[in-house]
Context: one part of a larger RNA
RNA sequence: UGACGGGGGCCCGCACAAGCGGUGGAGCAUGUGGUUUAAUUCGACGCAACGCGAAGAACCUUACCAGCCCUUGACAUGGGGGUCGCGGAUUCCAGAGAUGGAUUCCUUCAGUUCGGCUGGACCCCACACAGGUGCUGCAUGGCUGUCGUCAGCUCGUGUCGUGAGAUGUUGGGUUAAGUCCCGCAACGAGCGCAACCCUCAUCUUCAGUUGCCAUCAGUUAGCCGGGCUCUCUGGAGAAACUGCCGGUGAUAAGCCGGAGGAAGGUGGGGAUGACGUCAAGUCCUCAUGGCCCUUAUGGGCUGGGCUACACACGUGCUACAAUGGCGGUGACAGAGGGCAGCCACUCCGCGAGGAGGAGCUAAUCCCUAAAAGUCGUCUCAGUUCGGAUUGUUCUCUGCAACUCGAGAGCAUGAAGUUUGGAUCGCUAGUAAUCGUGGAUCAGCAUGCCACGGUGAAUACGUUCCCGGGCCUUGUACA
Repeated sequence: UGACGGGGGCCCGCACAAGCGGUGGAGCAUGUGGUUUAAUUCGACGCAACGCGAAGAACCUUACCAGCCCUUGACAUGGGGGUCGCGGAUUCCAGAGAUGGAUUCCUUCAGUUCGGCUGGACCCCACACAGGUGCUGCAUGGCUGUCGUCAGCUCGUGUCGUGAGAUGUUGGGUUAAGUCCCGCAACGAGCGCAACCCUCAUCUUCAGUUGCCAUCAGUUAGCCGGGCUCUCUGGAGAAACUGCCGGUGAUAAGCCGGAGGAAGGUGGGGAUGACGUCAAGUCCUCAUGGCCCUUAUGGGCUGGGCUACACACGUGCUACAAUGGCGGUGACAGAGGGCAGCCACUCCGCGAGGAGGAGCUAAUCCCUAAAAGUCGUCUCAGUUCGGAUUGUUCUCUGCAACUCGAGAGCAUGAAGUUUGGAUCGCUAGUAAUCGUGGAUCAGCAUGCCACGGUGAAUACGUUCCCGGGCCUUGUACA
């Protein structure tokens, strides 16, 4: 100087407390461990691994296993020789296919000194080499997580100390903040904080089509004429600064209350992550040193596996019902996506869906709401709760749903009656609850990312638990 303390002081955080809803019990989904296996590819392991890499494993992906094949190689550059377009399509034979052999058709490269001379393509030969998701993240770059959006981390000059170092950065107040004020052997400065950026909330203005409809006219319908007031869209601006008033404070910084205001003291949300820590994670995104393989640890293919199942754990979904289930009726979003697409509408089917078929490269057309509300029924039951499991018949995607997809109809109707110890999230348009869209994607979502509808309770307080910041003290620790 740090680190640590079941030392002290001050302060903060959904840290506790006060509340609301969960997890832990059930069934299923998903990840992991373990076990099994020819293989169940690999990585990630307290917080900060475990719906994680994976924004989507039937083939492919795919790295794993079995078998069958190739060896200058699937891909790049160079040398020698040979043949010439390359390429596309068809048929046949062997084969699981890769591949090998045969066949027909279309097409018939550019420059040129007309020399296979140059370029280009393919084949053969030998060698340099290619190739490796092989090892080392404890050799590395880059990227990322974490403490933590915590308020800290430092430097120059000066001063003090033999020196390591100290001072500044400590102290008195204050703040979300090393934020600001005052004081002070310090005076200044940098990286952080804040602001500048995006978005939501108010208003003005400009612009009115695909948006809107108050006035006028026709009308079933913003449908048409017309209009751009309003809504909305998207460009430019205004607006909030403790600016004003009162109190308090040290006459300061500030704090408390009030006015006006769409918004008030950081207005809500986002982006933004200091010096560093964990030899944290990643050699399987990529790049890269070293090591290793080179008829194989490289390359191609078929099939299998990653989907196994006594069990254990994490994360979720659905429930156990009456604030509910079922049936009828029926109103209101936002944000996105759409041409190998979204699909209105009509018909067929109980339904998944199918057959037709308009519009839309989109403020124009389409995907496109649900819960709530209201009427009826059920009357507390393992039920008209719950939907697992199984049987069967189908639908769709796709060469192909056996291993191993999703969905529909009928039948079946398991556990489960609110969940031990323990444990998680959340402070407001939040929790809870309800549906909607998107990426990936042929198909496959209870995951992820976004969107809106309905819409609470509680916070006395900081003694305690956890984490963090500042000062101080002790130390046989560095």

This is a predicted structure of a 478-nucleotide part of an RNA (small-subunit ribosomal RNA, 3' major domain) from an uncultured prokaryote.